[in-house]
Molecule: RNase P RNA; transfer RNA
Organism: Planctomycetaceae bacterium
RNA sequence: GGAGGAGGUCAGGUGAUCGCUGUACUGUUUCGACAGGCAGAGGAAAGUCCGGGCUCCACAGGACGCGGUGGUGGGUAACGCCCACCGUUCGUGAGAACCGGGAAAGUGCCACAGAAAAUAUACCGCCGAUGACCUGCUUGCAGGCACAGGUAAGGUUGAAAUGGUGCGGUAAGAGCGCACCGCGGUACUGGCGACAGUACUGGCAGGGUAAACCCCACCGGGAGCAAGACCAAGCAGGGCGAAGCGCAAGGCGGGAUUGUCCGUCCCGUUCUUCUUCGGAAGACGACGUCCGGGUAGGUUGCGACGAGGCGUCAGGUAACUGGCGUCCCAGAGAAAUGAUCAUCCCCGACAGAACCCGGCUUACAGACCUCCUCCGCUA
RNA sequence: GGGGCGGUAGCUCAAUUGGUUAGAGUACCGGACUGUCGAUCCGGUGGUUGCGGGUUCAAGUCCCGUCCGCCUCG
Numbered sequence: 001g002g003a004g005g006a007g008g009u010c011a012g013g014u015g016a017u018c019g020c021u022g023u024a025c026u027g028u029u030u031c032g033a034c035a036g037g038c039a040g041a042g043g044a045a046a047g048u049c050c051g052g053g054c055u056c057c058a059c060a061g062g063a064c065g066c067g068g069u070g071g072u073g074g075g076u077a078a079c080g081c082c083c084a085c086c087g088u089u090c091g092u093g094a095g096a097a098c099c100g101g102g103a104a105a106g107u108g109c110c111a112c113a114g115a116a117a118a119u120a121u122a123c124c125g126c127c128g129a130u131g132a133c134c135u136g137c138u139u140g141c142a143g144g145c146a147c148a149g150g151u152a153a154g155g156u157u158g159a160a161a162u163g164g165u166g167c168g169g170u171a172a173g174a175g176c177g178c179a180c181c182g183c184g185g186u187a188c189u190g191g192c193g194a195c196a197g198u199a200c201u202g203g204c205a206g207g208g209u210a211a212a213c214c215c216c217a218c219c220g221g222g223a224g225c226a227a228g229a230c231c232a233a234g235c236a237g238g239g240c241g242a243a244g245c246g247c248a249a250g251g252c253g254g255g256a257u258u259g260u261c262c263g264u265c266c267c268g269u270u271c272u273u274c275u276u277c278g279g280a281a282g283a284c285g286a287c288g289u290c291c292g293g294g295u296a297g298g299u300u301g302c303g304a305c306g307a308g309g310c311g312u313c314a315g316g317u318a319a320c321u322g323g324c325g326u327c328c329c330a331g332a333g334a335a336a337u338g339a340u341c342a343u344c345c346c347c348g349a350c351a352g353a354a355c356c357c358g359g360c361u362u363a364c365a366g367a368c369c370u371c372c373u374c375c376g377c378u379a
Numbered sequence: 380g381g382g383g384c385g386g387u388a389g390c391u392c393a394a395u396u397g398g399u400u401a402g403a404g405u406a407c408c409g410g411a412c413u414g415u416c417g418a419u420c421c422g423g424u425g426g427u428u429g430c431g432g433g434u435u436c437a438a439g440u441c442c443c444g445u446c447c448g449c450c451u452c453g
Stems, first nucleotide, its partner, number of pairs: 001375010012344007020040004025036004042350001046361002049359005054224004061262004066220005071085005086100001087098004101215002106213002108209003123155002125151003130148002133144005163181006182204001183202008228300004237291005244284001245250001251269007270283005308327008345348001380452007389405004398436001407423005429445005
């Protein structure tokens, strides 16, 4: 000098004038307000993808299911987030990515091609030692044949073919034997652990797929600020279905248990008339269902207190935690945070809070800072 | 604040349990027919399967993220 990697900060500034919202402040007040002061969007306020707070409802228990998470250890209120480490892959490197448990519980799938795609098999090959057959003779040997059979080296197919390379071995071959590599098991060492290393040992088993069903471990009650609380105002009920047993235990019908079932808890099982005493008629009826009626207001939740910001000290590799000091920092209810002018510069991106926090993801002009890597040149 | 569905030629729709080169109609282009046009017949062009990444031998299909659109409940 060039090319990169990781992390972080900011998000036009200043002044004047006129507005808008809020107000814990000050003054005036006819108590209605007015004037002044002060404060007034974001790193993502966004998507609503996760997790929690808060609120209401539910909650004896059991079985089955449903959803989520998935290396190890830690952080946290919690998480699918964060930190550190391990493993695999990628990169010369700084570093990056990983839905990263189980294929030896079981089931399913693997098109086309190929002999064969999972109980392995035998198409072309190779061999044919052994057994059969044929020929010869020296009668137990030689030759032939490729019938039985052996083989998984080589070829062919494929994404994938039952460990790889080499030597020995064999009729030909083969972990059949051996060496190295890979894999499994055992022991030891280091580590909290994932795991790593070393030694011994086993000829070697079990193709892939769980982002297919599934299995294992762990986690999860439901709803959401239109939650919920208080005040005020207002209304009209009706149709249909429905068990209605028994002296009792119980049975029957229904509701709750916010996935289902069992179980549990709760509610109803009433009355009148007639009667030939079998019953019939009517009302009522827990609850279900359909139709109809009323409300469209206010206060609160709600922003001065929070898993809060900043500074500092301590612990921890870090995420983070603790102590001390200091600060108070938007809040409406159709929705405020703007406009004009001047001036400076590099001429300003994405974008607007609605109950509140912690994350993730996505959008984003440009500027700056810290640490690190590789290459080239010079000394 | 909840729930659900969809995105494939210019347009309207297919694509079986993931399988070989994503098809059909229409539109467009060329040819035939006709005096000419239309209709008809024959042939052809045309695809970022919304986008990015992953799993798998293989992805329109499965998974994750994201963008856009639609429906629905209080």